[in-house]
Parts: sequence; C1' cells; structure tokens
RNA sequence: UAAGUAGGACAAAUGAUCGCGGCUGCAGGGCCGAAAGGCAGCAGACGAGGAAAGUCCGGGCUUCGCAGGGCAGGAUGCCGGAUAACGUCCGGUGGAGGUGACUCCAAGGCCAGUGCAACAGAAAUAUACCGCCGGCGCAGCCGGUAAGGGUGGAAAGGCAGUGUAAGAGACUACCGCCCCGUUGGUAACAACGGGGGCACAUGUAAACCCCAUCCGAAGCAAGACCGAAUAGAAAGCAAUACAGUUGCCCGCUGUGCUUUCAGGUGGGUCGCUCGAGCCUGUCGGUAACGACAGGCCUAGAUAGAUGAUCAUUCAACGACAUAACCCGGCUUAUCGUCCUGCUUACUUU
Repeated sequence: UAAGUAGGACAAAUGAUCGCGGCUGCAGGGCCGAAAGGCAGCAGACGAGGAAAGUCCGGGCUUCGCAGGGCAGGAUGCCGGAUAACGUCCGGUGGAGGUGACUCCAAGGCCAGUGCAACAGAAAUAUACCGCCGGCGCAGCCGGUAAGGGUGGAAAGGCAGUGUAAGAGACUACCGCCCCGUUGGUAACAACGGGGGCACAUGUAAACCCCAUCCGAAGCAAGACCGAAUAGAAAGCAAUACAGUUGCCCGCUGUGCUUUCAGGUGGGUCGCUCGAGCCUGUCGGUAACGACAGGCCUAGAUAGAUGAUCAUUCAACGACAUAACCCGGCUUAUCGUCCUGCUUACUUU
C1' cells in the first nucleotide's frame, strides 16, 4: 500500500425566529364547568432511537386462579459459568469451512417400537445381473464367491498382504469402530495402554416417538380510586299538599320534594416513569458479569408533542425510521463518516 477479518463510536454541525408537548415559577385576577378540573397570560430550563420497528423469547408489575399430584399441550436439548430470567450472553469441548485472522452448527436417543427412502438396480435390509471358480447329462443347469464390473445418495469398515479352486476379518500389520483401564480436566472430552475380528451390516428424530429439564391464565384498553346524569332501595315531609305554567289569583298539567345508601355511564385522578436506571473511577473475574465510591435526573401524551424558515459550514441536500407500562435479549431495516485489534500478500528501509 492492497485485500480481508473482528469489534466500537457517531447518525450533519452551529446560531436566530416561529410553532408544538408536559413541567416549574409568577400572577391569584379573566373564560368554561355542578364539582374534580380544564383553557388562556408572562418567564425559565427540558423534550425520541440505535434500532423507538417486528411483537419472536425472558422477567418485573396487575387482576383472576392455585393443598399436592397426574394427563394433555408447548418450548428447550454437548459441558461449565453469567443473570431477576431466558430459547440470550460469556468461556470451553466436538464437528464443518477458510492459507490465515476468524466464521458457522437444534450438537440427546434410529441394538424401545413404528413409518419413509422416488427413479435406477438382480437385490434397499435383503439380494448372485455380469464376471470369477468348481461340477454335470454342457446354446444350458447346479453349487461356491461380495475381490472386480454395473445401478444408486447409500450395496456386508478401508487399504496392503497371507491364504484359496475362486474368494472372504478366514488370518496378519496400519487406520477406523466398539469395550475396558490409567492419567489429565469441575465437566463436555482428550491422550496413552490393553482387549474384541467387527453378522453389532444404510440414512432419516426441524418423521411419529422415547428420555431429561422447564412452563397456571390473561395482559396497562392490565388494574385501583373519585364520581355529574339516568334507572334503583330506605327514611322523612306532603293530598286542605307539592312542583311547573310570568310576581299574585283563577284555570290547566303533573306527582313530587329532601336526606341517606347502593351502583357505576360521560368525565376526571392514579398506574406513568427514580429504574434489575445512566455516567465516571477503583477492585475481583480470561470473559459474560459483579462489588464499592462519587456524580446525574434524562419525554410521559390520550387522537397522541420534535416541525418549519433563514444564515454559515461540509463528507454537499444527509439513510433507516418516530416513544405509548417498564426493563434484558433476539431478528430485521439503515446514506455514510471515524477509530481500534488482528491476518494475508507485495514494496521500501
């Protein structure tokens, strides 16, 4: 310098004006409302994201349910750790890919049972089509044979030799597989040693299934509280009554009025944002993470607020996208810019 690999930060910047949202302070006077409360005025500071998204997992919180156990259903599946918890993360083991940095893997069990395996092929879990060898009554038939050919993703561990009529773990060495032991490791597992000729003969469990572990249901429109109106209950007053109809009388119409209780609609308050919180430092740990100390307060709406204009600047018109109870993850989308570790190749000193 080029190509690559792993991780991190930012998400146009600065200023001015206007607009929007809740908050605090001032004012305690204006408007609406029965009230609670709302609207309006002035000033001030603050006001979306790395994914706020998909709603796919896990937890907090809330209401209901629940002695305990089982069935059904669902999820997960190498080992150890982290955590509130997880299907997440960290570290390792084994396997696969890459020259490498590094990346990827739902990675228990098909000798409990069942199912499936098209086509091809003689035969697909059992088999002799060709070939080879032997025999006979010889255009053929019978027997032996899985070393060779052919089919297939898969055909009796591989390969070399011995052996044989031809062959074959029939026998031998090496590799593989299975079993046992020793050593190392918390463990998964690894290394080494010994034994077994391997008829224990294929694959598939994101096929049914088996084994182990875990899981009560619904979700902030959860839910708690206040409470106009209307329908309701009780008590009291009133038919010489009461209410309405213009102040009074007549007339007419109606059955009411007050208090208390229950209930909960419109509406309002809470839940609601101080939290497994964020930042900095030290310590423990390989790490995920944890402990301690100091500092900070950082949207909270309910039809739902972040936008517009102008000026300057650049990497030059700036992506993906906008909170709705809150956190931890995963997944997906994303114009670009910058930083760090490492790998490979080339060049120069």